[in-house]
Context: one part of a larger RNA
RNA sequence: CCCAGGUUAGGGAAAUCGGCAAGUUAGUGGCGUAAGUUAUCGAUAAGCCAUGUCUGCGCUUAGUAAGCGCAGAUUGCAACAACGCGGGGACAGCGACUGUUUAUCAAAAACACAACUCACCGCAAAGCCGAAAGGCUUAGUACAGUGGGUGACGCCUGCUCACUACUAGUGUGCGAAACUCUUUUUCAAGGGAGCUAAGCCCUAGCAAAGAGCGGGAGUAACUCUGACUCUCUUUAGGUAGCGUAAUACCUCGUCACUUAAUAGGUGACUUGCAUGAAGGGCGUAACGACUGUCCCACUGUCCCAAUCUGGGAUCCG
Numbered sequence: 001c002c003c004a005g006g007u008u009a010g011g012g013a014a015a016u017c018g019g020c021a022a023g024u025u026a027g028u029g030g031c032g033u034a035a036g037u038u039a040u041c042g043a044u045a046a047g048c049c050a051u052g053u054c055u056g057c058g059c060u061u062a063g064u065a066a067g068c069g070c071a072g073a074u075u076g077c078a079a080c081a082a083c084g085c086g087g088g089g090a091c092a093g094c095g096a097c098u099g100u101u102u103a104u105c106a107a108a109a110a111c112a113c114a115a116c117u118c119a120c121c122g123c124a125a126a127g128c129c130g131a132a133a134g135g136c137u138u139a140g141u142a143c144a145g146u147g148g149g150u151g152a153c154g155c156c157u158g159c160u161c162a163c164u165a166c167u168a169g170u171g172u173g174c175g176a177a178a179c180u181c182u183u184u185u186u187c188a189a190g191g192g193a194g195c196u197a198a199g200c201c202c203u204a205g206c207a208a209a210g211a212g213c214g215g216g217a218g219u220a221a222c223u224c225u226g227a228c229u230c231u232c233u234u235u236a237g238g239u240a241g242c243g244u245a246a247u248a249c250c251u252c253g254u255c256a257c258u259u260a261a262u263a264g265g266u267g268a269c270u271u272g273c274a275u276g277a278a279g280g281g282c283g284u285a286a287c288g289a290c291u292g293u294c295c296c297a298c299u300g301u302c303c304c305a306a307u308c309u310g311g312g313a314u315c316c317g
Base pairs, nucleotide, nucleotide: 001312002311003310004309005308006307007306008305010303011302014301019298027051028050029049030048031047036041038152052074053073054072055071056070057069058068059067075079087296088295089294090293091292092291093290094288095287099111100110115150116149117148118147119146120145127136128135129134153283154282155281156280158213159212160211163210164209166205167204168203169202171201173200174199179194180193181192182191183190184189214232215231216230217229218228241275242272253269254268255267256266257265258264
């Protein structure tokens, strides 16, 4: 010096990206327990007290076992004295939850999930494997099965079918070969006409299908703002919500709270560079080795180091 482990006066996160690490708490019994809530929970919330041993007695019991209780005594700094053994609280984000995952740098807000929804499917089904035989789904039959999306629950899920996809319909429309008729004197090969499937075109539907959801002027008796009006334009011009956000460039937005001091956090405001409704929107009790902020307790993280134990490297022999 390195590794592992102890103990440190006073201070107590000043250390650091960040309380990382360490420490605090801890068992059992009694008392007591908030907001919120889906009335289950939250909850061991928080917080307070007790705890050993001996003697006597009582209750319980089949019982002299164990347990519970009463009175007295007694040791220690300390009685869950060892071992083993939750630190707690407040606010916010995300995901409802228990689960699953990158064997060997990621456990998560990712995946799954119950639930909701769309499409297909009447069984010799739809879907899938196979060259076939055959097989899975299924010894199932629409309260079933397959595929796609969202993701408990609560309140909801606006407008647009112009484009693409899909579905349906309809027609003196377009539309191949075959076939029919015809034609170059005959045959052949050609030419022409007719008929015509799918499909295209056309007409509708369909967005919890792929997708999309404007601009410019003027206007109220201070000013500002613009309910209102005009205009260009689109298939329709972003509704309810939420909003400087896991989304905001400007940006350390502005105000308030929090601090001595805050590029942080929270609450508001908000034309949002470029939010927005199942690529779901907004809430939400409970839950989380998730993420951010603060407070209490506690501490060698630090002020600022010291010392001890064990092991190792190194040096000398």
Source information
Large-subunit ribosomal RNA, domain IV from a Candidatus Micrarchaeota archaeon, 317 nucleotides, folded computationally. It matches the Rfam family "Archaeal large subunit ribosomal RNA". The literature on the family includes a 2002 paper in BMC Bioinformatics by Cannone et al., "The comparative RNA web (CRW) site: an online database of comparative sequence and structure information for ribosomal, intron, and other RNAs". Its mean pLDDT, the model's own confidence on a scale to 100, is 85. The source organism's lineage runs through Archaea, Nanobdellati and Microcaldota.